[in-house]
RNA sequence: CUCUUAUCAAGAGAGGCUGAGGGACUGGCCCUAUGACGCCCGGCAACCUACCCAUUGUGGUGUGGUGCCAAUUCCAGAGCUCAAUAAAUACGAGCUUAAAGAUGAGAA
Numbered sequence: 001c002u003c004u005u006a007u008c009a010a011g012a013g014a015g016g017c018u019g020a021g022g023g024a025c026u027g028g029c030c031c032u033a034u035g036a037c038g039c040c041c042g043g044c045a046a047c048c049u050a051c052c053c054a055u056u057g058u059g060g061u062g063u064g065g066u067g068c069c070a071a072u073u074c075c076a077g078a079g080c081u082c083a084a085u086a087a088a089u090a091c092g093a094g095c096u097u098a099a100a101g102a103u104g105a106g107a108a
Base pairs, nucleotide, nucleotide: 002107003106004105005104006103007102008101013041015040016039017038021031022030023029025077026076027075028074042069043068044067047065048064050061051060052059053057073100078096079095080094081093082092
């Protein structure tokens, strides 16, 4: 990097260092010197793992491996329905979750 599969509405500091960008992409809309991104500490969670049980479970603990800690994956990006209109497009409301993306586990 490719494929398969599960999940993506909950949760997580008013700490330290640094110092200008960040929220994948595009378009919006946001965050940011009242300090972004990153690193450290801290925390959340329970995918894998380890252990525990008299309920073997959609169980418990949180040992180890990841992951995560603004906004629903921040919203839209494909399709359908409704509304509106003479009709359609756009805008608006709703649904599916398709695509794209993220993370875990597995495979080649």
Background:
RNAcentral holds the sequence, with entries from Rfam. The RNA shown here (SAM riboswitch aptamer (S box leader)) has 108 nucleotides and comes from Propionigenium maris DSM 9537. The prediction has a mean pLDDT of 78. NCBI's taxonomy places the organism under Bacteria, Fusobacteriota, Fusobacteriia, Fusobacteriaceae, Propionigenium maris. Its Rfam family is "SAM riboswitch aptamer (S box leader)". Its family is annotated with regulation of gene expression in the Gene Ontology.